[in-house]
RNA sequence: UAUAGAGGAGCGGUUGACAUAAGUAGACGGGACACACGCGCCGAGAGCGUCCGUCGAAAGGGGAAACCGCCGAAGCCCGCAGCCAUAUCCUGCGCUGAGGAAGCGGGCUGGGCGUACGGUUAACAGCCGUGCGACUGUCAUCUGAGGAUGGAGCACUAUA
Repeated sequence: UAUAGAGGAGCGGUUGACAUAAGUAGACGGGACACACGCGCCGAGAGCGUCCGUCGAAAGGGGAAACCGCCGAAGCCCGCAGCCAUAUCCUGCGCUGAGGAAGCGGGCUGGGCGUACGGUUAACAGCCGUGCGACUGUCAUCUGAGGAUGGAGCACUAUA
């Protein structure tokens, strides 16, 4: 340098029964509309809603099982240049706000689990981050052994 390989509740993707979302949004009908409250923020208005009855979703996220690609699998952060989407209506060169799927560059994390806090979300599901805890794989050092301590995947093992 090249090829192959290992870590296990291992990583990611596609489809997905099913549950949740929710008796919610919405539609129709009836009532109330003096005031108040709500529809991101500022200002002036308009409209709708709040209560009762009938009907009644969906997206995103989850997900048994199956299949696929793999072992920096993958995840996160920052930057660059774009694409898509975004708050009831009107007014204003208004203000502000998170998102989705990829591309390129750089950086961090060996891995899963439990737990606390924070973020996301309808959610105490799930995902993400950080701290802590034991466990586990790998290498190094120490030990007669058992085992102990420590490091990081651009690593480790095998072959050429």